[in-house]
RNA sequence: UAGUUUCUUCGGGGCAGGGUGCAACCCCCUACCGGCGGUAACAGCCCGCGACUCCCCACGGGGAUUGAUCCGGUGAAAUUCCGGGGCCGACGGUGAUAGUCCGGACGAGAGAAGAACCAU
Numbered sequence: 001u002a003g004u005u006u007c008u009u010c011g012g013g014g015c016a017g018g019g020u021g022c023a024a025c026c027c028c029c030u031a032c033c034g035g036c037g038g039u040a041a042c043a044g045c046c047c048g049c050g051a052c053u054c055c056c057c058a059c060g061g062g063g064a065u066u067g068a069u070c071c072g073g074u075g076a077a078a079u080u081c082c083g084g085g086g087c088c089g090a091c092g093g094u095g096a097u098a099g100u101c102c103g104g105a106c107g108a109g110a111g112a113a114g115a116a117c118c119a120u
Stems, first nucleotide, its partner, number of pairs: 001119001003118001005116006017029003031100002033089002035049004044087002053064004069085005091103003
């Protein structure tokens, strides 16, 4: 320095204010939040992955599904930056419909960092 295998650690944020109501962080107005890798340049909404859900399993794992962006500007290059306007968000629970509350979850995990081993 490159590759391989093993191990360790890390690895998701958010209801503030007002209204209605007996009752709402669930409705209405408004507010707030944005996992991981990639991409000529920084991305919730470009490409892909993970999570959730469903199916199969020899219990190691395999498969299916999986939301949402436009206009203008700068530039060599940006659906990623700047300005403006939009949009999206698993399942179960609840006295009332949930991206933000509670729960599965002190879980799992895309991956990130480090160490060891091996080769030169």

Predicted 3D model of a 120-nucleotide RNA (FMN riboswitch aptamer (RFN element)). Rfam family: FMN riboswitch aptamer (RFN element). About the family: The RFN element is a highly conserved domain that is found frequently in the 5'-untranslated regions of prokaryotic mRNAs that encode for flavin mononucleotide (FMN) biosynthesis and transport proteins. The model forms 100% of the base pairs in the Rfam consensus.